This is a predicted structure of a 73-nucleotide RNA (transfer RNA) from a Muribaculaceae bacterium. The prediction has a mean pLDDT of 81. Rfam family: tRNA. Gene Ontology term of the family: triplet codon-amino acid adaptor activity. From the family's description: Transfer RNA (tRNA) molecules are approximately 80 nucleotides in length. Rfam classes the family as a transfer RNA.
RNA sequence: AGUCUUGUAGCGCAACGGCUAGCGCACCGCCCUGUCACGGCGGGGGUUGCGGGUUCGAGCCCCGUCAGGACUG
Numbered sequence: 001a002g003u004c005u006u007g008u009a010g011c012g013c014a015a016c017g018g019c020u021a022g023c024g025c026a027c028c029g030c031c032c033u034g035u036c037a038c039g040g041c042g043g044g045g046g047u048u049g050c051g052g053g054u055u056c057g058a059g060c061c062c063c064g065u066c067a068g069g070a071c072u073g
Stems, first nucleotide, its partner, number of pairs: 001072007010025004018056001027043005049065005
């Protein structure tokens, strides 16, 4: 330098182009308990890496770019 791949909540991951972006853990509150843990109920948190484009509609498709990984040179 080229090809492929990944990037979504604090962390790990989902999401046939129709979505008001979800799940688990973590976090916060309440219940339970003499206390903690376990368990139960509820809650907050996202400019979907960044910038454009296509479309009535984009996390998803296209272009550029940045970062990680694999391979080739």